The RNA shown here (transfer RNA) has 73 nucleotides and comes from Reticulibacter mediterranei. Its Rfam family is "tRNA". From the family's description: Transfer RNA (tRNA) molecules are approximately 80 nucleotides in length. Gene Ontology term of the family: triplet codon-amino acid adaptor activity. Its mean pLDDT, the model's own confidence on a scale to 100, is 81. The sequence is in RNAcentral, with records from Rfam.
[in-house]
This record gives sequence, C1' cells and structure tokens, in this order.
RNA sequence: GGGCCUGUGGCGCAAUUGGUAGCGCACCCGUCUUGCACACGGGAGGUUGAGGGUUCAAAUCCCUCCGGUUCCA
Repeated sequence: GGGCCUGUGGCGCAAUUGGUAGCGCACCCGUCUUGCACACGGGAGGUUGAGGGUUCAAAUCCCUCCGGUUCCA
C1' cells in the first nucleotide's frame, strides 16, 4: 500500500435482509432478611464510530473518512 471481516448503553451480543433500537450481565430503588447474598417487582442508561447522500421512513442501502482484527505484498 491492497483485500476480507468488524464498530450498536459500563461489558458481551441481537435487531428475521428499510418501518417507533432489544436481551443477558453489571448499576439504582423497593419487597424479602437481624444483616448480606439469592429470589421477585420496578427503574435509569444508546439518536447505532464520524460526515454526507437516497427514501415518506436508514443500525440496515450508497459514497468518503477514522479505529480494530485478519490475510497478501
């Protein structure tokens, strides 16, 4: 320098191939307990790596750039 894959809450991953972004763990509150943990109930937290385009509508399609991984030189 070129190719493939990849980037979504604090962490790990989904989103059925365009239609209001979910799950687990962690965190906070409550119930329970002498207290903690477990269990149960509830809650907060992301405008999806950045910018632009197409569309009534984009995490998803297109373009450029950035980071990571891997292969080739």